[in-house]
Context: one part of a larger RNA
RNA sequence: CGUUGGAUAUUUGAGAGGACUUGACCAUAGUACGAGAGGACCUGGUUGAACAAACCUCUGGUGUAUCGGUUGUGCUACCAAGUGCAUUGCCGAGUAGCUAAGUUUGGAUGAGAUAAACGCUGAAAGCAUCUAAGCGUGAAACUCACCUCAAGAUUAGAUAUCCUAGGAUCCUAAGAGAUGAUUAGGUUGAUAGGCUCUAAGUGUAAGGCCAGUAAUGGUUUUAGCUGAGGAGUACUAAUUUCCACAU
Numbered sequence: 001c002g003u004u005g006g007a008u009a010u011u012u013g014a015g016a017g018g019a020c021u022u023g024a025c026c027a028u029a030g031u032a033c034g035a036g037a038g039g040a041c042c043u044g045g046u047u048g049a050a051c052a053a054a055c056c057u058c059u060g061g062u063g064u065a066u067c068g069g070u071u072g073u074g075c076u077a078c079c080a081a082g083u084g085c086a087u088u089g090c091c092g093a094g095u096a097g098c099u100a101a102g103u104u105u106g107g108a109u110g111a112g113a114u115a116a117a118c119g120c121u122g123a124a125a126g127c128a129u130c131u132a133a134g135c136g137u138g139a140a141a142c143u144c145a146c147c148u149c150a151a152g153a154u155u156a157g158a159u160a161u162c163c164u165a166g167g168a169u170c171c172u173a174a175g176a177g178a179u180g181a182u183u184a185g186g187u188u189g190a191u192a193g194g195c196u197c198u199a200a201g202u203g204u205a206a207g208g209c210c211a212g213u214a215a216u217g218g219u220u221u222u223a224g225c226u227g228a229g230g231a232g233u234a235c236u237a238a239u240u241u242c243c244a245c246a247u
Stems, first nucleotide, its partner, number of pairs: 001152001005163007015149004021049007033038001051106005059100004066093005071086006110144003117137004166243003170186005191237003194233005200226003207220005
């Protein structure tokens, strides 16, 4: 821009894409079969492999803005306590998020028309013949069924509601994200930050006191600190502005 008034919401599905895999074991049954050796079809069940999707409860990984230990050196006048640099200096852990090696799920089932093949009836050709007329069975292939997209399907569909005022910029952000977009909000507010509580992590801070000549240990103290999680709380920031008043 179109879809021939404009919107909002819900949809139909022409069409397109995805998926489609398979092993082993158990029972049937040591049965049918076979002299024996051996050894089933069919049917039912269990459990896997690879593949795919989603997710983070568990097991882990990562987690350079979390906590702790520790070396060298510089600085904060010094002690103590901190901090910069040294690959995050090195090391031990680790929330959220992301993630697989982790968890869950899936390829099930059924229908239709068929292929090869197997038939029924049946003539041409008094017989025979699945075929010539006619009628069946029959496969992971085909069409549906399952999942996803889908009316620019220009054949531009349908339904419900409304004829209403909203939309954009801007700002606070994330269940979104390269940018647009989307989504949650903008004081009639919990949108983000801060603060409080809490989960969780780390592992018992500093200072004081006590013991020891001291290193150090004990006690206050399962402390102190804490990024992303949860809840609460307007303390901070969400100020303004523009377009249109509907063909």